[in-house]
RNA sequence: CACCGAGAAAAGCAAAGUCAGGGAAACCUGGCGGCGCAAAGCUAGAGGGCCUUCGAGAGAUGGCAGCCAGUUACCACG
Numbered sequence: 001c002a003c004c005g006a007g008a009a010a011a012g013c014a015a016a017g018u019c020a021g022g023g024a025a026a027c028c029u030g031g032c033g034g035c036g037c038a039a040a041g042c043u044a045g046a047g048g049g050c051c052u053u054c055g056a057g058a059g060a061u062g063g064c065a066g067c068c069a070g071u072u073a074c075c076a077c078g
Stems, first nucleotide, its partner, number of pairs: 003078001005075001012037002017032006035066001041071003047068002049064003054059001
């Protein structure tokens, strides 16, 4: 440097539910919570996909990174 990811350690994130707030909705922010995660970090005007509103349809002006993808990185048996 590259690969690899333990019934290991350290650090980290936080599903459902619930309380408060925002939003037309999807969903978001914070508290509690902890299903899980070796990228559950980041990227959603320049990949694909999905959700919501409106719409005859095409199609976001809204969202989702805990769907694939792109990209950067901690620890570490081997």